[in-house]
RNA sequence: GUGACGCUGGAGAGAGGGUGCAUCAGCACCCCGCCGACGGGGAAAGCCCCAUAUGGGGUGCAUCUCUCAGGCACACGGACAGCGGGGG
Numbered sequence: 001g002u003g004a005c006g007c008u009g010g011a012g013a014g015a016g017g018g019u020g021c022a023u024c025a026g027c028a029c030c031c032c033g034c035c036g037a038c039g040g041g042g043a044a045a046g047c048c049c050c051a052u053a054u055g056g057g058g059u060g061c062a063u064c065u066c067u068c069a070g071g072c073a074c075a076c077g078g079a080c081a082g083c084g085g086g087g088g
Base pairs, nucleotide, nucleotide: 005084006083007082008081009080014032016031017030018029019028020027021026033072034071035070039068040066041065042064046059047058048057049056050055
């Protein structure tokens, strides 16, 4: 330094509609609309290789992008950030 752990902070988006059970802001299924900061996918420049040298292939980060999954009152979760760690 990194990872894990503990504490703290931590955004976004319908308390949507229908049916059933419940009577609830819940569960299951369906429908419409959304979010991106768990996870996952993508790829620019550059570099490398091949070549018929205006082409093809490989590599290529993210808080970018796509929304598969996930999420859309509170709670939970949450990228990331700060702090912490010996003995008496």